The RNA shown here (transfer RNA) has 73 nucleotides and comes from Acidimicrobium ferrooxidans. It was read from a public genome assembly. NCBI's taxonomy places the organism under Bacteria, Acidimicrobiia, Acidimicrobiales, Acidimicrobiaceae, Acidimicrobium. Its Rfam family is "tRNA". The prediction has a mean pLDDT of 81.
[in-house]
RNA sequence: GGGCCCAUAGCUCAGUUGGCAGAGCAGAAGACUCAUAAUCUUCGUGUCGCAGGUUCGAGUCCUGCUGGGCCCA
Numbered sequence: 001g002g003g004c005c006c007a008u009a010g011c012u013c014a015g016u017u018g019g020c021a022g023a024g025c026a027g028a029a030g031a032c033u034c035a036u037a038a039u040c041u042u043c044g045u046g047u048c049g050c051a052g053g054u055u056c057g058a059g060u061c062c063u064g065c066u067g068g069g070c071c072c073a
Stems, first nucleotide, its partner, number of pairs: 001072007010025004019056001027043005049065005
């Protein structure tokens, strides 16, 4: 230098055909308990990496950029 892949909640990750952004864990509150742990219930105002474009509508499609990974040279 070229090609490919990844970026979504604090962490690990889903998100189908473009149509209300989700799960587990962690955390908070409550119940239970003498108490702690465990268990149960409830709780998400997230720049969907950034900037543009297409569209009635974009996490999803297109372009550029940033960061990370793999391969080739």